Two RNAs folded together computationally: RNase P RNA and transfer RNA, 489 nucleotides in total.
Parts: sequence; structure tokens; C1' cells
RNA sequence: GCGGGCGGCCGGAUGACCGCGGGGGGCGCACCGCCAGGCGGGCCCCACGAGGAAAGUCCGGACUCCACGGGACAAGGGUGCCGGGUAACCCCCGGCGGGGGCAACCCCAGGGACAGCGCCACAGAGAACAGACCGCCCCGCCUGCGGGGCAAGGGUGAAACGGUGGGGCAAGAGCCCACCGCGGACCGGGCAACCGGGACGGCACGGCAAGCCCCACCCGGAGCAAUGCCGAAUAGGGGCCUCGCGCGGGUCCGGUCGCGGCGGCGACGCCGCGAGACCGCCGCAGGGAUGUCUCGGCCCGGAGGCCCGGGUUGGCAGCUUGACCCCGCCGGCGACGGCGGCGGCAGAGGAAUGGUCAUCCACGGGGGGGAAACCUCCGGGACAGAAUCCGGCUUACAGGCCGCCCGCGCAU
RNA sequence: GCCCCCGUCGUCUAGAGGCCCAGGACGCCACCCUUUCAAGGUGGAAAUCGCGGGUUCGAAUCCCGCCGGGGGCACCA
Repeated sequence: GCGGGCGGCCGGAUGACCGCGGGGGGCGCACCGCCAGGCGGGCCCCACGAGGAAAGUCCGGACUCCACGGGACAAGGGUGCCGGGUAACCCCCGGCGGGGGCAACCCCAGGGACAGCGCCACAGAGAACAGACCGCCCCGCCUGCGGGGCAAGGGUGAAACGGUGGGGCAAGAGCCCACCGCGGACCGGGCAACCGGGACGGCACGGCAAGCCCCACCCGGAGCAAUGCCGAAUAGGGGCCUCGCGCGGGUCCGGUCGCGGCGGCGACGCCGCGAGACCGCCGCAGGGAUGUCUCGGCCCGGAGGCCCGGGUUGGCAGCUUGACCCCGCCGGCGACGGCGGCGGCAGAGGAAUGGUCAUCCACGGGGGGGAAACCUCCGGGACAGAAUCCGGCUUACAGGCCGCCCGCGCAU
Repeated sequence: GCCCCCGUCGUCUAGAGGCCCAGGACGCCACCCUUUCAAGGUGGAAAUCGCGGGUUCGAAUCCCGCCGGGGGCACCA
């Protein structure tokens, strides 16, 4: 210098003017006022006000409701080498194994195919305890056929039941031997995945589980349009379905009823006594929920569900300070954890965060200049945009900056 | 904001690992029939299976990620 790999960061800057959003402060018309003052409209001032993805809504949580607390089972869904991180994860980190690259480095849904079932098209002789088309060898004769042996060679295929070499044989074949591959009791290392060695076994064990499945582990459902409260309005409506409306006790208390007394013109009120016919009350049964069962608790005696019709399109809470971000120190290879800090942090609700001008900065093009530096003119800033909030993943993105590493060439 | 579903010739669709470089109907084109048109008959064209990866020997089909389209969900009595 050229080419490449990995990680991190920025993603216009400054100023002026005019706006927008919620918040804080001040002054105060109307109004209220216990005459101190308060402040709905208004005016003025102050600081603050989108992102690395706010996106896709693909995972995991927080939170809220469903009465949903413990246990067991079933169904359904998910995850899947090992160890760690985390609130949790289909995330991240560090290893292992496999694959790619000369390398830096990158990619992998990467458990189980001796629990079982299923599939392997076409071609091919034969496709999963297989098989003989060509071929090789032996025998017989009718000289191109029959019987038998073989699986080394050819051929097919994605895949052909170990490979190479030698011996052996009629020809052959793990038939025998050496090496390689495979399986492998056991030994050593490692927390583990796994790695290294390996007596022995003549070879038996094809592939697919992102086919069913098996094993291990995890998971209740809905979602801030959740949910709670206030206000307004309507025909405070109609239809259908589900389950229930059972028994007993009690007059201490409340209602109710009866009687009596007192007060009141009276409706009625107060006091006392009584009554289980009725309600509240108490007990036992019964019913209810997410598929079943069980335990505990809760709710119900009018509750729940669906549909049709009607009304409203208001306000408040949830609502933003939290597993948060930043900086420093310490521990850890790292993900991350711990401690400290006068540090930082929008809250709208059809939805603010914008516009104009000037100067500058990237970047692109033209001209001047022998070239570079430089000068000058024109163009010009991507993807996108909070909506309950976090942790991830994925996808989009003009242009630029920084650091580390690898290969090649040249110079020393 | 949240939740769900779909994507195959111009249109509507079949397909559910190989028999599918994808079948059918309507439409389109050419020819025949007819004096001509329609109807009828014969033949033909027409699909990167929304896109990109992966699994598999092999993918419209199985898995993952994007893209596009459609639908539903407010409160009160």
C1' cells in the first nucleotide's frame, strides 16, 4: 500500500426569531370569600421535551383482572451438547463437537434411530436381516444353453451391508494377516459436554425425529381498549340457556307482626312485653370455578353466560424513579455481580418534540491551479419516530469516526 | 395500542414430502363449423407456489425470519 475479519461509537453543530406539549413560578379580569386571600379564562417568566432501532409484535418478565392458594394426573404448547449469567428467556457468556476459510474468524434446532411405528420417489439385479443384470469360475452336454458356486470388477443411485495392500482360492469372499476405520470392558484427564489411550471383537449396528414418537425440563388464561373510581345519557328494555331456591335451631339483638303504656290533632315516634308464621342470624346439607381428582379457603340463596335493542364518545387513577442509564472502584477469562456518587431521566391522549434564516461540519459534482495544499460555485444530511413499563431477538439505515487482529506485496 | 387469520396461472381454486419444471373451472389466443355472430368442437399459451434462508437425496407442502393483505377488541344500563 492492497484485500479481509472482529468489536465499539456517532448519526449533524452553534446562534437568532416564531411556534407546540405537559410542568413550575409570578401578576391578576370574571367569580368565590370568614375580606387574610384563592385562581377556571388571560398575560409574563423559567428550565425540560424521541430512538438506536421508539419499528416488527417474534420471545421473556413486571403489573392488573379472572375467588386462583397447595398437591396429583391428563391434554396442549415450548425448549433440547455441557457449564455459567439473569427476575426470566427461543437471550447472553465461556467451553465441547461438527462444517467452512491460507488465516484473523465465521456458521450449526447440536438429546435419543438396539422403546415402537412409518418413509426412502426415479434409476437399479437388489433400498434394510436385501440381492445377481453384465461379469468371473466349475461341471454337463445339444457350442450356447442347463445346473451350481462367487460378490472382487462393471453398471444404477443421495445412499449398495467396511477401505487399502498382501496371502489364499476353481473363481472369490474378514476366509486369514498388517495398517486405517468402526464397536469397545477398562484406565488416565476434565465439574461436565468431551478428549487421550485401549485388552478384546472379524465387522455386527444405513439415513430421516424442522415424520409420529421416547426421554428430561419449563408453561393456568387474558391483556393498560387490563383494571378501579366519578359524571352524563337511554326504552333502567327484550329473548334464550345453565345451575339453585332443601332441612333444622333460636326471641339475646335488628326488621316484621301482635298486645300494652306514654307523647302527638294526625301520619307516626319512644318505651315495655310477647311471637319462629316470615327475613336478617346460626348450623348442616346443596350449588359455583379451567379438563379431572383432592385438600384448604371463598362466593351464592338469585347468580352466571350468550344474543338483540338502546345510550355515551367526558374526567381522574393505572402513568412513569425503574430488574433504569451514566461515571468511578473492586471481583470475574467473560456474560455479569457488589459498593460508592452534589450526576441524569418526556409523559401526550386523534396524540407535542416543529419551522425559517445565518455561519460552520460531513459528503457529492463543476471550475481555477502542472499536481497536492488551497480558493470558489452548486447540490446536500439516511432509516424512522415514544403511547403501561422493562430485558432480549429480528429487520431498516445516507454518511462517518475509533480500536484490535489476519493474509499478500514492497522497503528496512 | 393489543389479538387473530390469509397469500398457488388474469380470476376462483385442487394439493398435506417424490407419481407435480404443479391439476381443474371461468376468461384469453388460434383453428374447425356457419353467409356472419353466438353456442358447440379441437388444440395452445398462461403460475420465480408472496420473498429470503435452513432441514432432507428431494420442499407449494416441514422449520425460522421478513413482506403484503384482511378481520376483531371501547365504556354505560
Annotation
Its mean pLDDT, the model's own confidence on a scale to 100, is 77.